[in-house]
RNA sequence: AGUGAUUAGAGUUUGAUCCUGGCUCAGGAUGAACGCUAGCGGCAGGCCUAACACAUGCAAGUCGAACGGUAACAGGAAAAGCUUGCUUUUUGCUGACGAGUGGCGAACGGGUGCGUAACGCGUAUGCAAUCUACCUUUAACAGAGAGAUAGCCCAGAGAAAUUUGGAUUAAUACCUCAUAAUAUCACAUCUUCGCAUGUUUGAAUAUUUAAAGCUUUUGCGGUUAAAGAUGAGCAUGCGUGACAUUAGCUAGUUGGUGAGGUAACUGCUCACCAAGGCAACGAUGUCUAGGGGGUCUUAAAGGAUGGUCCCCCACACUGGUACUGAGACACGGACCAGACUCCUACGGGAGGCAGCAGUGAGGAAUAUUGGUCAAUGGACGCAAGUCUGAACCAGCCAUGCCGCGUGAAGGAUGAAGGCCCUCUGGGUCGUAAACUUCUUUUAUAUAGGAAGAAACCCUCUUACGUGUAAGAGGCUGACGGUACUAUACGAAUAAGCACCGGCUAACUCCGUGCCAGCAGCCGCGGUAAUACGGAGGGUGCAAGCGUUAUCCGGAUUCAUUGGGUUUAAAGGGUGCGCAGGCGGGAAAUUAAGUCAGUGGUGAAAUCCUUCAGCUUAACUGAAGAAUUGCCAUUGAAACUGGUUUUCUUGAAUCUACUUGAAGUGGGCGGAAUAUGACAUGUAGCGGUGAAAUGCUUAGAUAUGUCAUAGAACACCGAUUGCGAAGGCAGCUCACUAAAGUAGUAUUGACGCUCAGGCACGAAAGCGUGGGGAGCGAACAGGAUUAGAUACCCUGGUAGUCCACGCUGUAAACGAUGAUCACUCGUUAUUGGCGAUACACUGUCAGUGACUAAGCGAAAGUGUUAAGUGAUCCACCUGGGGAGUACGAUCGCAAGGUUGAAACUCAAAGGAAUUGACGGGGGCCCGCACAAGCGGUGGAGCAUGUGGUUUAAUUCGAUGAUACGCGAGGAACCUUACCAGGGCUUAAAUGUAGAGUGACCGCUCCCGAAAAGGAGCUUUCUUCGGACAAUUUACAAGGUGCUGCAUGGUUGUCGUCAGCUCGUGCCGUGAGGUGUUGGGUUAAGUCCCGCAACGAGCGCAACCCCUAUCUUUAGUUGUAGCAGGUAAUGCUGAGGACUCUAAAGAAACUGCCGGUGCAAACCGUGAGGAAGGUGGGGACGACGUCAAAUCAUCACGGCCCUUACGCCCUGGGCUACACACGUGCUACAAUGGCGAGUACAAAGGGCAGCUACCUGGUGACAGGAUGCUAAUCUCUAAAGCUCGUCUCAGUUCGGAUUGGAGUCUGCAACUCGACUCCAUGAAGCUGGAAUCGCUAGUAAUCGCGCAUCAGCCAUGGCGCGGUGAAUACGUUCCCGGGCCUUGUACACACCGCCCGUCAAGCCAUGGAAGCUGGGGGUGCCUGAAGUCGGUGACCGUUUAGGAGCUGCCUAGGGUAAAACUGGUGACGGGGGCUAAGUCGUACCGGGGUA
Repeated sequence: AGUGAUUAGAGUUUGAUCCUGGCUCAGGAUGAACGCUAGCGGCAGGCCUAACACAUGCAAGUCGAACGGUAACAGGAAAAGCUUGCUUUUUGCUGACGAGUGGCGAACGGGUGCGUAACGCGUAUGCAAUCUACCUUUAACAGAGAGAUAGCCCAGAGAAAUUUGGAUUAAUACCUCAUAAUAUCACAUCUUCGCAUGUUUGAAUAUUUAAAGCUUUUGCGGUUAAAGAUGAGCAUGCGUGACAUUAGCUAGUUGGUGAGGUAACUGCUCACCAAGGCAACGAUGUCUAGGGGGUCUUAAAGGAUGGUCCCCCACACUGGUACUGAGACACGGACCAGACUCCUACGGGAGGCAGCAGUGAGGAAUAUUGGUCAAUGGACGCAAGUCUGAACCAGCCAUGCCGCGUGAAGGAUGAAGGCCCUCUGGGUCGUAAACUUCUUUUAUAUAGGAAGAAACCCUCUUACGUGUAAGAGGCUGACGGUACUAUACGAAUAAGCACCGGCUAACUCCGUGCCAGCAGCCGCGGUAAUACGGAGGGUGCAAGCGUUAUCCGGAUUCAUUGGGUUUAAAGGGUGCGCAGGCGGGAAAUUAAGUCAGUGGUGAAAUCCUUCAGCUUAACUGAAGAAUUGCCAUUGAAACUGGUUUUCUUGAAUCUACUUGAAGUGGGCGGAAUAUGACAUGUAGCGGUGAAAUGCUUAGAUAUGUCAUAGAACACCGAUUGCGAAGGCAGCUCACUAAAGUAGUAUUGACGCUCAGGCACGAAAGCGUGGGGAGCGAACAGGAUUAGAUACCCUGGUAGUCCACGCUGUAAACGAUGAUCACUCGUUAUUGGCGAUACACUGUCAGUGACUAAGCGAAAGUGUUAAGUGAUCCACCUGGGGAGUACGAUCGCAAGGUUGAAACUCAAAGGAAUUGACGGGGGCCCGCACAAGCGGUGGAGCAUGUGGUUUAAUUCGAUGAUACGCGAGGAACCUUACCAGGGCUUAAAUGUAGAGUGACCGCUCCCGAAAAGGAGCUUUCUUCGGACAAUUUACAAGGUGCUGCAUGGUUGUCGUCAGCUCGUGCCGUGAGGUGUUGGGUUAAGUCCCGCAACGAGCGCAACCCCUAUCUUUAGUUGUAGCAGGUAAUGCUGAGGACUCUAAAGAAACUGCCGGUGCAAACCGUGAGGAAGGUGGGGACGACGUCAAAUCAUCACGGCCCUUACGCCCUGGGCUACACACGUGCUACAAUGGCGAGUACAAAGGGCAGCUACCUGGUGACAGGAUGCUAAUCUCUAAAGCUCGUCUCAGUUCGGAUUGGAGUCUGCAACUCGACUCCAUGAAGCUGGAAUCGCUAGUAAUCGCGCAUCAGCCAUGGCGCGGUGAAUACGUUCCCGGGCCUUGUACACACCGCCCGUCAAGCCAUGGAAGCUGGGGGUGCCUGAAGUCGGUGACCGUUUAGGAGCUGCCUAGGGUAAAACUGGUGACGGGGGCUAAGUCGUACCGGGGUA
């Protein structure tokens, strides 16, 4: 320089937001397992658990060219017998060869991961401290001899394994002698090199050692020495787990000297000497673990892992030991001990699959008792060859990776069928199928058919010239008749699994009904489930798909890259300070760190790139790159470090001055309080929300004087000052410490921080001794209360105070570690300096407030940082369990410090936002209170409700917002309820068709009626039909359920003044602003101001009635005029007036005065019929209460269908111990009764209102007239005048009851209203409490209407008559509006939430004990074995050995401790669990901050 690669998020805390923070998911991977499913091939992989136990077979032999030999086989030779080609015998003669001697191998290959936290492994070095068989190279040599022993033979013991004795024999077995070196050893010397021990070269003398032969062929061996190669051993630097709730360990321990030992160094071993060695940079101990290359994941750094393949280590039933050998302390060798298994004649023996197969067991789980040495490799051999469960192959398994296939094209009537729907139809499965054409991978059949093979060896040839090389030919295939190729055949042989609420691709129906079930997280399911189960459809992947387990990722959630600590988890209570870490300016030098170059190494495989080989790929091969590391070397010298010199600015010292509640000890002071004494004085004091306990006539409290005591120091006093923090306050003295300023004199980096350590450290508490006034835990009493172990009161002990000692913690807080540097400003203040200074600005050090930038999740912070940087320390990693348990340590104790886990939850939390709420605050309003008037609550009755009763007492409404409500009218009907009797296409209606001329109606019978039966009667027509019933078909019906599936309608907050939007601006955001503020209003009404400017729904106005006037009109009504009557608008005329009913006018704070910027407000104002919204009505914003209504109506879904439908009779809705609501009538003199007399409005009226007449005491009846209504009719009462009653249960009151009637109606028994006569109950003004009303209102008086045959109406809705009182005011009660504040509430205070107790389940600490495990220590014992000693026995009397003995030691026994598990009566706390008990501790001022 180029190239390549390169970082993804989501769900879940909230009403919503931002943040912190955990949990969960999407990805990849696996030696996997399980469920469902399954066509083929290639390449890999396959006991992760019991290093548990193993039947059976095989896995290490080979060499006759070392040897003696001849058991078996084959051949030859000889002999014998005879069946003439067989048998027997002999013979090592030959090929060969069992057993044996000898050599080499067996220490490789193969398995496993127990042990091991170690020089075991990795990496880099060293051995001047070493060995190395076979192999290669070089040099030299191989002479002479001796004695044995296996085997064989003979004899013996034993069940066997095995073994004893005797005789005889060979060698490349063993021994002796000779020769010999650069081998070995000793001694002195010369020289080179090296940091040292040392080493190298030369040369002299002396010492000790060797050998083996076989074969005659293509030859193979033997000995010594040197070198190489290979392999091994040892040493060292660095790296390589967890726990400090393991802190001290160590006697051969550390070193030295001298011996011994080893291939070799070394305490490796021994004797003596010294007292060392290791450790906070983690010794020792405990637990876990083979290490690496690599593998998985990741952007990387990392994290996890170490199966297959390769390297190293360790092990071979457990433990110990040595022998042999070049190499072992030896997987398929030996000895001993132990456990286990097997054989046994009971005497004694045998064994070791963690080799390959295989078996049992364990387990979720892991294969054939296969073939071959053809290839590769190994052992032996001259070779042929033999052996080889190494290896190569095959078998089983979807265990993984890779590849292929299950067909392709056309084909719409969009078939049938399924499913869905808005259902005469449409959509979808779906070009899908059928059907037509095409292809043939694969499967099947047949035929052909490999590569892997070339060597060794044999034959021949060539070259050089006797043993090598080259060439040609020949021999050899387990896999395997496999791969592959060709042909035939025919779509023929081949698709499943999971999912479909969000994350996350994919939706509907049915069933179920908090059940059954699902679920990774959030969460689904309680009658309309895209979440459960099924179906149709769809989505994803595909011979697989899902689930489970584990690892990494996402997780920057341990943060080196790359986090934090004011409030979310997190700054140590504070200082001093050793180690450690970091450190000012200049110069020189060095080269440890650092940087660069070079060299070595970083095994191979793997990963990456390129190329190549299997049809492709996986797989495999070749080359390159990489291997980021370590070591060495050469150089550089900026920075860090080391050394030296130097500087003054950091730090310290000095001089002068100043400051302060800094500390310790002593002395002094006054006020107050208490107590005591005396005096004055008399009935209370004290205390509280109110009281009581308490004190007091034995004289208190109060007042005065004197005395005593202890504790604390008013005012000054502050946003002040000092101190490291805790903390420090009367005055004064002594001692001690500090800080600041000024000077710039001295030293010359002496500094900063600080684990462990040491010291200080409020209050409470503890110990000893004092002291004790006041206050005051505990305690006692009094109150309060449902209770009150509290809050309040009266007392009161420890304590508070002092001295000495301990404790060592606090919201020890600025919830903010220390130090240094830098970074806009304003203002106040403390102590200095500058200065003559009460001016003034400057400067240094502190202490505060506000603020820019920046930071921050925000709140906030902001030169006193939470900004920007540097250094060091401390601490955090979800909530609970828990600051608990155990252990350790400190403490006299209380307790402190350190400090877990099981289990459990999906949150816990911070800041801010909007609401709601508060026994928070401010402002304001309302018949909300207050001021008044009249009621309710007491009585009787009416009516509604609850309850009770009943066959039924139909249903609904239930705080305000149900209860004279639905109902504006239940005797039948209504009616929905009950009993009984009946009907089943059924009541009504519609459509279509058919036939008929009936049906209807009337009479009779039965019946409670409905129904049923019998009889009588019988259309119109323009001829088209109409009408009527009958019949058929189709549409039924349901006051049954769900108002929590709904529409519509309604109540309430509330006629309260609010509720929102667009754009802009502010905020990360939810949101805010506008809409808040100052005024004003009935009002978010209006004005002013303002990062807001505008707008909408509400308010107001527009509409109706009413109050005044005008115009028009004059049916009715009617003044004046005229006529008429007994009398009357009866008549003419008239429109003045009243009135009627249409249109207009009028009122707008318009005018005046005052206040005010304005809006607006005020006024005995003017004017006016009316004056500040004139009075009423209709009109009800966004929304709240899952408010009410499925029984007005409508409607989804569900349910019933000879009934939950329909008809009828009778009953019920009217019951009655009782409770409540709403009313009526009263209790009387403002009244009752009697007589007389006056004045409305608004409505109604045809089988209806009825004048008038007659009868009746009356309800009413009988006649009769007017009116389809401003015409006729229904029509007032209180009032006024006169009389009477005279305060009483009455001439009040009228219930109840008896009798007699009237009216309506089919019918007044249950169950109507009214009238008359008689009767004459309760009741004398109503407890607690509670309701309405502010003017034509309350109160009071009557009238009308709807419903309706009648009426239980005293109800409801209207109408007019008469006609008041009071409002100081907003403290309080209730409701509401706005602003603000707190909040742990958001289902929103009817909220949230705590603890004991009771119940169930779970894990856990303690515990008398009981029972295991591993390790250490002491003592005793001690096999095999090495080493040492001895060795009277054996021996050729030499070597040596048996034997005896000593040390060490595996194991065993025993003792006392420690550590660590399991279990344990009992008792402890903890966690979890829809609706248990008791209280109400916390969140609001949470009702005692």